[in-house]
Molecule: Purine riboswitch aptamer
Organism: Firmicutes bacterium UBA4981
This record gives sequence, structure tokens and C1' cells, in this order.
RNA sequence: GAAGAAGUGUUCCAAUGCUCUCGUAUAGACCUGAUGAUGAUGGGUUCAGGCGUUUCUACCGGGAGGCCGUAACCGACCUGGCUACGAGGGCGCAGGCGAGGUGU
Repeated sequence: GAAGAAGUGUUCCAAUGCUCUCGUAUAGACCUGAUGAUGAUGGGUUCAGGCGUUUCUACCGGGAGGCCGUAACCGACCUGGCUACGAGGGCGCAGGCGAGGUGU
């Protein structure tokens, strides 16, 4: 909001809301500066800024395996979300308190 009814009870359909799924964004990626560790049964860290989204927020965790012969450089793979917006499904959309009885 609709239906119903003398009246009451009621029923149906929603919105907000919750939840799941799908989609979009972003790759939980990239760049710069600083910082920090490192005999290999070891260490490969931490911080700040930028960039990225018709976009707020976030930008981490775990796994496995390379590379580095002691130095300052790391590189790539797999996996788990959050946030924003859209769509669909489901739930839900009048109960609360008290007394008595019954059941568990």
C1' cells in the first nucleotide's frame, strides 16, 4: 500500500535491514626514498611518500620453491579476504512484558 470485515481477527505485496552468490574496481600490484639483516641448518626486514579505482577504505597473512659463496641486490608462483557500487536468490518486514497451565 492492497484485499477482507457490522466490528475484530487476518492475508498478500514491498522499502530500510541481514545473508549468500555473481559482476565492476585492483593486479591485496607497481614506482621512489630511507631503513635493516645476511657462513647457506643463515638472512632477505621495516618505515614514509607516490601511483592505481567514474570509488570510500584497504593495499596484508600463509604456503612452496628459486637466487645470493658473505655482498647488496632480490626475483617470480600459489592461496585466503576486506571495502565501495550494481544485480539476483533467500530471510525478514509486530512484537514486548507479566500471571497461570502444559510439554520438554